This is a predicted structure of a 76-nucleotide RNA (c-di-GMP-I riboswitch aptamer) from Desulfuromonas sp.
The model forms 100% of the base pairs in the Rfam consensus.
The source organism's lineage runs through Bacteria, Pseudomonadati, Desulfuromonadia, Desulfuromonadales and Desulfuromonas.
It was read from a public genome assembly, where an Rfam model found it.
[in-house]
RNA sequence: CUCCGAUAAGAGCAAAGGUGGGGUGACCCACCGACGCAGAGCCACGGGCCUCACGUCAGGUAGCCGAGCCGCCGAA
Repeated sequence: CUCCGAUAAGAGCAAAGGUGGGGUGACCCACCGACGCAGAGCCACGGGCCUCACGUCAGGUAGCCGAGCCGCCGAA
């Protein structure tokens, strides 16, 4: 360094649900809340799924998988 990933250390994120707000909707934002996550960091490029007012550039989802980018720790 690579692979790998602890019942290690320190940090991080936050499902369902609730309250308030935005959106036709999928869904998003803030706060509460923790089911989980070793990338549950970023990114809609490919596939998947979802939505609508169905568009020759319409949207959503990264907590479904892959590509790309950028990264913490170090037992076996």